[in-house]
RNA sequence: GCAUUGGUGGUUCAGUGGUAGAAUUCUCGCCUCCCACGCGGGAGACCCGGGUUCGAUUCCCGGCCAAUGCA
Numbered sequence: 001g002c003a004u005u006g007g008u009g010g011u012u013c014a015g016u017g018g019u020a021g022a023a024u025u026c027u028c029g030c031c032u033c034c035c036a037c038g039c040g041g042g043a044g045a046c047c048c049g050g051g052u053u054c055g056a057u058u059c060c061c062g063g064c065c066a067a068u069g070c071a
Stems, first nucleotide, its partner, number of pairs: 001070007010024004018054001025043006047063005
């Protein structure tokens, strides 16, 4: 330099056109003499810009970052 794959809460991953979910984390409450476990509530995210569309995390283009392969 070229190609391919990926970028989603603090972390690990789903989701695939109709406004995002799980585990974990943090926090509050219940339970307990206290801690832990357990139960319930809450907080927290679509890498950036543009295009298509009634509607984009999803499709297309460009950029940035990471991994792999080739040179």
This is a predicted structure of a 71-nucleotide RNA (transfer RNA) from Sus scrofa. Model confidence (mean pLDDT): 81 of 100. NCBI's taxonomy places the organism under Eukaryota, Deuterostomia, Sarcopterygii, Amniota, Sus. The RNAcentral record of the sequence draws on ENA, GtRNAdb and Rfam. Rfam family: tRNA. Rfam classes the family as a transfer RNA.